[in-house]
RNA sequence: GGGCGUAUAGCUCAGCGGUUAGAGCACGGAGCUUAUACCUCCGCGGUCCCUGGUUCGAAUCCAGGUACGCCCA
Numbered sequence: 001g002g003g004c005g006u007a008u009a010g011c012u013c014a015g016c017g018g019u020u021a022g023a024g025c026a027c028g029g030a031g032c033u034u035a036u037a038c039c040u041c042c043g044c045g046g047u048c049c050c051u052g053g054u055u056c057g058a059a060u061c062c063a064g065g066u067a068c069g070c071c072c073a
Base pairs, nucleotide, nucleotide: 001072002071003070004069005068006067007066010025011024012023013022018056027043028042029041030040031039049065050064051063052062053061
């Protein structure tokens, strides 16, 4: 230098162009317990990497960029 892939909650990851963006773990609260853990219930937590574009409508499609990974040279 070229090609491919990934980027969504604190972490690991889902998410046909259309109703409110979700799960598990973590965290907070309640229940349970003498207490802790386990378990149950509830809650908190998101500018969906950035900038533009397409569209009635974009996390999703397109273009450029950034970061990381793999391959080729």

Notes
This is a predicted structure of a 73-nucleotide RNA (transfer RNA) from a bacterium. It was read from a public genome assembly. Its mean pLDDT, the model's own confidence on a scale to 100, is 82. Rfam family: tRNA.